[in-house]
RNA sequence: CUUAUCCAGAGUGGCUGAGGGACUGGCCCUACGAAGCCACAGCAACCGGUCCGACGAGCAGUGAGUCGACGGCGCAGGUGCUAAAUCCAGCCGGGAGAAACUGACCCCGGGGAGAUAAG
Numbered sequence: 001c002u003u004a005u006c007c008a009g010a011g012u013g014g015c016u017g018a019g020g021g022a023c024u025g026g027c028c029c030u031a032c033g034a035a036g037c038c039a040c041a042g043c044a045a046c047c048g049g050u051c052c053g054a055c056g057a058g059c060a061g062u063g064a065g066u067c068g069a070c071g072g073c074g075c076a077g078g079u080g081c082u083a084a085a086u087c088c089a090g091c092c093g094g095g096a097g098a099a100a101c102u103g104a105c106c107c108c109g110g111g112g113a114g115a116u117a118a119g
Base pairs, nucleotide, nucleotide: 001119002118003117004116005115006114011040012039013038014037015036019029020028021027023090024089025088026087041082042081043080046078047077048075049073050072051071052068053067054066055065086113091110092109093108094107095106
């Protein structure tokens, strides 16, 4: 940089001791112990594995390979994750509401940023 996913799911103990939730604003978490490290446990199923199905040269079979209504299986493999939707918003557009106009709040869609995986 490209592609996919991000309203689901999953925590205890030890060491240590004040911060943490990317950034900004908000709102939260935290001495009933933050972040970090270690141990064990768990969640998920991106990659890998395996099974099933479809496709697979003019015909039949088969292999490589490709694909699947997000196909099934968690599998001694490679990552990831285990407060809150990625905690919410940030930029743009629309809706609702108003006599009318503008803005905030509220609702919806898209985008940006970020995270993770694969390349």
Predicted 3D model of a 119-nucleotide RNA (SAM riboswitch aptamer (S box leader)) from a soil metagenome. The sequence is in RNAcentral, with records from MGnify. Of the family's consensus pairs, 97% are formed in the model. It matches the Rfam family "SAM riboswitch aptamer (S box leader)". Rfam links the family to the GO term regulation of gene expression.